RNA sequence: GCUCCCGUAGCUCAGCUGGAUAGAGCACUAGCCUUCUAAGCUUGUGGUCGCACGUUCGAAUCGUGCCGGGGGCG
Numbered sequence: 001g002c003u004c005c006c007g008u009a010g011c012u013c014a015g016c017u018g019g020a021u022a023g024a025g026c027a028c029u030a031g032c033c034u035u036c037u038a039a040g041c042u043u044g045u046g047g048u049c050g051c052a053c054g055u056u057c058g059a060a061u062c063g064u065g066c067c068g069g070g071g072g073c074g
Stems, first nucleotide, its partner, number of pairs: 001073007010026004019057001028044001030042003050066005
């Protein structure tokens, strides 16, 4: 330099056939339980969907460029 894949909550990921308020588990907050802790149960918080532009009535999802990470080739 070329090429392929990935980037979504603090972490691991789902969603990617464009459509309803963007989700799960873990973690964290508060409460219940318990003599206390742990475990368990309930509740709540947390996201510019890497960035920008474009297409569209509508974009996490499609297109282009850039940034970051990984694999292959040279």

Predicted 3D model of a 74-nucleotide RNA (transfer RNA) from an uncultured Pseudomonadota bacterium. The sequence was found in a public genome assembly. Its Rfam family is "tRNA". Gene Ontology term of the family: triplet codon-amino acid adaptor activity. Model confidence (mean pLDDT): 81 of 100.